[in-house]
The prediction has a mean pLDDT of 88. A computed fold for a 496-nucleotide part of an RNA from an uncultured bacterium, annotated as small-subunit ribosomal RNA, 5' domain. Its Rfam family is "Bacterial small subunit ribosomal RNA". Its family is annotated with structural constituent of ribosome and ribosome in the Gene Ontology.
Context: one part of a larger RNA
RNA sequence: GAUUGAACGCUGGCGGCAUGCCUUACACAUGCAAGUCGAACGCGAAAGGGGGCAACCCCGAGUAGAGUGGCGAACGGGUGAGUAAUGCAUCGGAACAUUUCCUGUAGUGGGGGAUAACCUCGAGAAAUCGAGGCUAAUACCGCGUACGUCCUACGGGAGAAAGCGGGGGAUCGCAAGACCUCGCGCUAUAGGAGUGGCCGAUGCCGGAUUAGCUAGUUGGCGGGGUAACAGCCCACCAAGGCUACGAUCCAUAGCUGGUCUGAGAGGAUGAUCAGCCACACUGGGACUGAGACACGGCCCAGACUCCUACGGGAGGCAGCAGUGGGGAAUAUUGGACAAUGGGCGCAAGCCUGAUCCAGCCAUGCCGCGUGAGUGAUGAAGGUCUUAGGAUUGUAAAGCUCUUUCACCGGUGAAGAUAAUGACGGUACCCGCAGAAGAAGCCCCGGCUAACUUCGUGCCAGCAGCCGCGGUAAUACGAAGGGGGCUAGCGUUGCUC
Numbered sequence: 001g002a003u004u005g006a007a008c009g010c011u012g013g014c015g016g017c018a019u020g021c022c023u024u025a026c027a028c029a030u031g032c033a034a035g036u037c038g039a040a041c042g043c044g045a046a047a048g049g050g051g052g053c054a055a056c057c058c059c060g061a062g063u064a065g066a067g068u069g070g071c072g073a074a075c076g077g078g079u080g081a082g083u084a085a086u087g088c089a090u091c092g093g094a095a096c097a098u099u100u101c102c103u104g105u106a107g108u109g110g111g112g113g114a115u116a117a118c119c120u121c122g123a124g125a126a127a128u129c130g131a132g133g134c135u136a137a138u139a140c141c142g143c144g145u146a147c148g149u150c151c152u153a154c155g156g157g158a159g160a161a162a163g164c165g166g167g168g169g170a171u172c173g174c175a176a177g178a179c180c181u182c183g184c185g186c187u188a189u190a191g192g193a194g195u196g197g198c199c200g201a202u203g204c205c206g207g208a209u210u211a212g213c214u215a216g217u218u219g220g221c222g223g224g225g226u227a228a229c230a231g232c233c234c235a236c237c238a239a240g241g242c243u244a245c246g247a248u249c250c251a252u253a254g255c256u257g258g259u260c261u262g263a264g265a266g267g268a269u270g271a272u273c274a275g276c277c278a279c280a281c282u283g284g285g286a287c288u289g290a291g292a293c294a295c296g297g298c299c300c301a302g303a304c305u306c307c308u309a310c311g312g313g314a315g316g317c318a319g320c321a322g323u324g325g326g327g328a329a330u331a332u333u334g335g336a337c338a339a340u341g342g343g344c345g346c347a348a349g350c351c352u353g354a355u356c357c358a359g360c361c362a363u364g365c366c367g368c369g370u371g372a373g374u375g376a377u378g379a380a381g382g383u384c385u386u387a388g389g390a391u392u393g394u395a396a397a398g399c400u401c402u403u404u405c406a407c408c409g410g411u412g413a414a415g416a417u418a419a420u421g422a423c424g425g426u427a428c429c430c431g432c433a434g435a436a437g438a439a440g441c442c443c444c445g446g447c448u449a450a451c452u453u454c455g456u457g458c459c460a461g462c463a464g465c466c467g468c469g470g471u472a473a474u475a476c477g478a479a480g481g482g483g484g485c486u487a488g489c490g491u492u493g494c495u496c
Stems, first nucleotide, its partner, number of pairs: 001496002004493001006492005013368006020360001021326001026324003030321003035071003040068002043065001048059004078279003087204007096196003101192008109143001111141002118133006149158003163184006171178002206250002212242003217239004222234003254276004258269004281302005304315004332358001334357003340354001341352004371401004381392004405437001408431003415423001440485005445466003451480005461468002
C1' cells in the first nucleotide's frame, strides 16, 4: 500500500447493489418449512336453511373428513462435526443398476380369498391397543397365454398385466352395459437420454523428539453374497503385503472452481455463488423403495427435556423466523406463490420459510447532496503582535440566482404469451414551496503534508519507530491557525 463475512471509538443526509453467528455440531418455547390425487377404491358428517303436530324428510352434500391405494417424501433447504483418503480435482476404465422421460416391438384373457375405514364390545390417565362382525379397489394371490426375456445338462423348463375417464350412429341388452372411438394408465422386452454405483493413474498440510506396520493381513482354490468387480464374507492352502520416493502413529483440516495479495513466480485462504463429499441429539441397525441404511421415517441403547392417574408415554431448529447461552460481534417470531423452479393431478388446482420480495445494520462497493454567482468599510468577534499591524478572509453579512436529494400533491409502469403482480401506489415522470432539512473525523518533532500562544513542569501525560515532558515543550492539555480524507474518519485484529 492492498484486502476484510470484521469489531471498537467519535460522527452520520439520500439512493442503488451486495453481504450479514467466523464463537457453543450449545440447549431450544411458539408458528410455519411435504404433500397431492375423487379420472384407483369403499365409507361419509355437522353448522345453517326449508317443510312437518311429531317421528322425520329435503337442501347443505356425495361436500368437509378420516381410511385403503398410487406417486412424491432419497429433490429442494441447512451445517462442516468427522474425514489426510471409503474424500476432492484431472484423466482414463469395465464387471453394473435405473422411478419418471423419449423411440420401438408384443400384449392388456378369465377367476379367487382377504382387509382398513365402518359397527359392536373391551383395556388404558394418556399415547395407543385388543377381540368379534361387514365391505371395495389400479391393494393381494392363483389359473390361462409368452413376440421378445431369463435358466438350461440344449432334451427342455420358468415367469406378466388393471383398470379409469370423455364422446357416440347402427346392432344386441330390462338395465348396467356390450360394441366403436379418443385419452390417461398397466405388463413384458429392446434401444436412448440423463442420473447413480464401482475400479485405476497422478496431484492434495505439519511432525522422525513417530521406524518399523500388518493374521482377513497378502495371494490362491472352492463356495456365499451384491445391481456389479473384489477378502466384500466364509472354509481350506501358501507366506505373503506396505515402508526412508516416509509405511505406521500423532496433530491439524471438508475438497474444488475460485477469493485476497503480488509485476510475476509465489504466499495466504476456501464467507456469499457453483460442483462434489460428509453429517442430522450421541452410538448402532435394518425395513420400505428405482433410489436411503433416510434432517422434519422406523427399531435398540445412551444423555438431556417434557407429560403422567407412577403402570407408562412424548421429543430432537446443523430448515425459515425467533428465544436463552457463549461472544468483540452478525438481522424480522414479515408478505406472496405474481415470476422462476419443484411435488401431485387429465385438468381446474393444491402444497412449496425453495424462491421472489419487503424489514433491520454506513458491514462493504458505487453514485449524489449538504448550494451557485457576486461581494473589501478587507466589518464585528477570535488569535498572534515588534502595538505599526498581521491572520481568520470572499470567509461572513448584503445583493442576484438555482432546487439535485429529502418534504408535500398528482400521474403511474415493465416484470404477464389470453387471465393472474406479493413487490407497490414502488420505480420513472410532472407540479409546489423554500437556501431551505443535511459535516464530521484524524493529524500538524522526523519518517510524513501541516505552527504559533497559553497551561503544565520527568508531574499530568504522549508514543508505530526514533523518542518527547525536570520553567520559554512546533512531541503532553487547550486555543487560534493549518494539513489529509470525507458520510465517513481513526484504532485494533487477520492475510499478502